């Protein structure tokens, strides 16, 4: 040069003008108070607001206590308010490597499944091939070797056999047991076992552990209107009360009709926004996630929904726009930087 790996910061800044939003400051004007309107001044989207994919918190609603169903999760220690998040290990694969991935408990508890192909897919077998016997047809050994397959009954080398086979022996695998290390997953050494109980549990299951349910349109307050309730007072043919312009008189309807209280829709407030399971920085503990302690600085917030545009410095651009509020995953995506791999080249 060039080809990965792993990580951590930024996602724009200034100045001028012009538009929008809000309330918790000022000051003016109106208003008895509440409040309503101008000014000015200050704030005014994200690193993922996005997917809603987990786990909180808060609300309601249900609940002695258990159990069954259903879910969810699953190696071992730790972290955390929790979690499927994180951290540190440990085992498998995969990469020469830096690293990466892994729902990574049981297949001797049942039960299911293993297409095609193959002689045979889980109980037992033998297409080709090799050896014995025979003239062949066929019998009979046999599982080295082909051959099929996602997978074929330890591997691999020697010795042994008619051939051959753990038949026998040595390495290696694998299963049992002792020891030993290690908090533990687990690892390491011996010694036996000739290895005929394959694979599969994001199949059904078993085993452990956890889990009510429904989500801010969640609840709460005020409350025109309506129905229904209860209470008062009026009136039920001698008409209380409506219609016929407001009052009187007439005249027609008519059995109910006012008021309160209760109730609770529209609408309104609140929940909801300034302060916390945070977050920066530092200091101590810890490999670390984290924890303890001390300092610091914090006002977006709407409900047809604000957050934007133009100049100019000096060229801003990618993916993207808050709706109860966190903590993570995950998914897009633009720039810088910093540590490590490998492969080549010059000196």
């Nucleotide at each position: 040069g060039g080809a990965g790996g792993g990580g951590a910061u930024c996602g724009a800044g200034c100045a001028g003008c012009c538009a929008c939003g809000c309330g918790g400051g000022u000051u003016c004007g109106c208003u008895u108070u509440u409040g309503c309107g101008g000014a000015c001044a200050g704030c005014g989207a994200g690193g993922a607001a996005a997917g809603u994919c987990c786990g909180a918190a808060c609300a309601c609603c249900g609940c002695a206590g258990g159990g069954c169903a259903g879910g969810a999760u699953g190696c071992c220690g730790g972290g955390c308010a929790a979690c499927a998040c994180c951290c540190g290990g440990g085992c498998g694969c995969c990469g020469c490597g830096a690293g990466g991935c892994g729902a990574u408990g049981g297949a001797a508890a049942g039960u299911g499944c293993a297409a095609c192909a193959g002689a045979a897919a889980a109980u037992a077998u033998a297409c080709c091939g090799c050896c014995c016997g025979g003239a062949a047809a066929c019998g009979g050994g046999u599982a080295a070797g082909g051959g099929u397959g996602a997978a074929a009954u330890g591997g691999c080398g020697a010795g042994g056999c008619a051939a051959g086979a753990g038949c026998u022996c040595a390495c290696c695998g694998c299963g049992c047991c002792u020891c030993c290390c290690g908090a533990g997953a687990g690892g390491g050494a011996g010694a036996c076992g000739g290895c005929a109980u394959u694979g599969u549990a994001a199949a059904c299951c078993c085993c452990g552990u956890c889990c009510g349910g429904u989500g801010c349109a969640a609840g709460a307050u005020c409350a025109a209107a309506u129905a229904u309730a209860c209470a008062g007072c009026c009136g039920c043919u001698u008409a209380a009360g409506g219609g016929c312009u407001g009052c009187c008189c007439g005249u027609c309807c008519c059995a109910g009709g006012c008021u309160g209280u209760g109730g609770g829709u529209a609408g309104a407030u609140c929940g909801c926004a300034a302060a916390g399971a945070a977050a920066u920085u530092c200091g101590c503990g810890g490999u670390a996630a984290c924890g303890c302690g001390a300092a610091u600085a914090c006002a977006a917030g709407a409900u047809g929904g604000a957050u934007g545009g133009c100049u100019g410095c000096a060229u801003a651009g990618a993916c993207a726009g808050a709706a109860u509020u966190c903590g993570g995953c995950u998914u897009a995506u633009g720039a810088u930087c910093c540590c490590c791999u490998c492969c080549u080249g010059u000196u």
Bacterial RNase P class A from a Spirochaetota bacterium, 347 nucleotides, folded computationally. Model confidence (mean pLDDT): 76 of 100. It matches the Rfam family "Bacterial RNase P class A". About the family: Ribonuclease P (RNase P) is a ubiquitous endoribonuclease, found in archaea, bacteria and eukarya as well as chloroplasts and mitochondria. The RNAcentral record of the sequence draws on ENA.